[in-house]
Context: one part of a larger RNA
Molecule: small-subunit ribosomal RNA, central domain
Organism: Planctomycetaceae bacterium
RNA sequence: CUGGGCUUAAAGGGUGCGUAGGCGGCGAUUCAAGUCAGAUGUGAAAUGCCUGAGCUCAACUGAGGCAUUGCGUUUGAAACUGAAUUGCUAGAGUAUUUCAGGGGUGUGCGGAACUGCCAGUGGAGCGGUGAAAUGUGUUGAUAUUGGCAGGAACACCGGAGGCGAAAGCGGCACACUGGGGAAUAACUGACGCUGAGGCACGAAAGCUAGGGGAGCGAACGGGAUUAGAUACCCCGGUAGUCCUAGCUGUAAACGAUGAGCACUGGGCGGGAGAGGGUUUCCCUUUUCUGCCGUAGCGAAAGCGUUAAGUGCUCCGCCUGGGGAGUAUGGUCGCAAGGCUGAAACUC
Numbered sequence: 001c002u003g004g005g006c007u008u009a010a011a012g013g014g015u016g017c018g019u020a021g022g023c024g025g026c027g028a029u030u031c032a033a034g035u036c037a038g039a040u041g042u043g044a045a046a047u048g049c050c051u052g053a054g055c056u057c058a059a060c061u062g063a064g065g066c067a068u069u070g071c072g073u074u075u076g077a078a079a080c081u082g083a084a085u086u087g088c089u090a091g092a093g094u095a096u097u098u099c100a101g102g103g104g105u106g107u108g109c110g111g112a113a114c115u116g117c118c119a120g121u122g123g124a125g126c127g128g129u130g131a132a133a134u135g136u137g138u139u140g141a142u143a144u145u146g147g148c149a150g151g152a153a154c155a156c157c158g159g160a161g162g163c164g165a166a167a168g169c170g171g172c173a174c175a176c177u178g179g180g181g182a183a184u185a186a187c188u189g190a191c192g193c194u195g196a197g198g199c200a201c202g203a204a205a206g207c208u209a210g211g212g213g214a215g216c217g218a219a220c221g222g223g224a225u226u227a228g229a230u231a232c233c234c235c236g237g238u239a240g241u242c243c244u245a246g247c248u249g250u251a252a253a254c255g256a257u258g259a260g261c262a263c264u265g266g267g268c269g270g271g272a273g274a275g276g277g278u279u280u281c282c283c284u285u286u287u288c289u290g291c292c293g294u295a296g297c298g299a300a301a302g303c304g305u306u307a308a309g310u311g312c313u314c315c316g317c318c319u320g321g322g323g324a325g326u327a328u329g330g331u332c333g334c335a336a337g338g339c340u341g342a343a344a345c346u347c
Stems, first nucleotide, its partner, number of pairs: 004318003007301002012315001014201004021194003025088007033081002035077008048066004053061002091191001092188003095184005103177007110154001114150008125136002162169002206247006215241002220236004258314006266292012296303002320347003329340004
C1' cells in the first nucleotide's frame, strides 16, 4: 500500500464552533472539463503472444500479424458528474402563537445543623472503641436554656424525573441571558452535512496573587492494633476544600459505542406539547427519555427504530506482548507536567 477493523480482544478525538477540503435535494435550458463513441498520428528495436518458415528436432534464428492497456489531434453523443442561467419546496433557516426545564451569569435573602464566644441552670464526669488509650473536665467540662458571631452546604420535595455540546447543574427571590419542544405553513429558497489545521469550553487535584477559613481533612504529631504497622481504628491537625483574578488541560472526561441523513415487526413505562372523542377515561400525533424483545447482526456476552441491523457522506483512530506513553527532538506551561512520540533488546 491493499485488505480488515474500532461496546468488552489493539482502536471513537473529553466536548463544541468552525477554515481549507470532501460530500450534497427536485425541475428546465445551455456548455462540453470529466465520461463515452468514431477517425487519425504516435506508442523505436529487441522482448511477449499467434501463424507459418530455416538449421534432422528443440533451444536458436529469421518473416508477417497482434499486443503495446498510454498520450496527442479531430469529429460527434449529452444520461451521469461538473460549469453557467433560470425555477421549485419535501432539506435547512426565519416569523407568529405557545410550553417545560437543578441550562448559564450576577445580586440579595432564608432556615436547620455545626463550631466558637458571652450569660444562666447544674455538679463529675465527658468523649472514643472490638476493647482501650491518647484527648477533655472542679480554672466547672459533657448536658441543657438564652444571646451573639462565622463559614460551608442546601434535608423533605427528589423520581431508572428534568436541563445542558461535554465538563456539569438542586434552598428562595429578582435582574440579565443561551438553547430546546409543539402548533401554523406566512416568508427565504439548498442557504445543507462533515470537518485536517485553528479557536473556545473543559471534573477533581495542582500552581500564582489577594482574601476567607465553620466542618472535613493529604502531610504531620500522638494513642491503639501488630512480629512489624511508615496502614486500616481513635484524638488532634497544616495545605487544601470556599471567594476573586489568572494558569494548568488531564480523568474508568464511559453509553468504554464520533457526527449527519435515510430505511427496517412489535409490546410495556416516564417527561413535555398538539389534535379529537362517548371526558373518574380513551384514541391519534410530534419530540425527548427508559425497559423487554422480532428479523437481522455478533466470537459470545449482548445490540435490537436511542442498533452493535441495512446503506450513504465526512472526520478521528488501530496493526502482537514487553521495552514505553519511556528516550530523543520539537512545542506549550511559573512549576508540576501536557501534546507529539521512537529504537535497540526481549518473548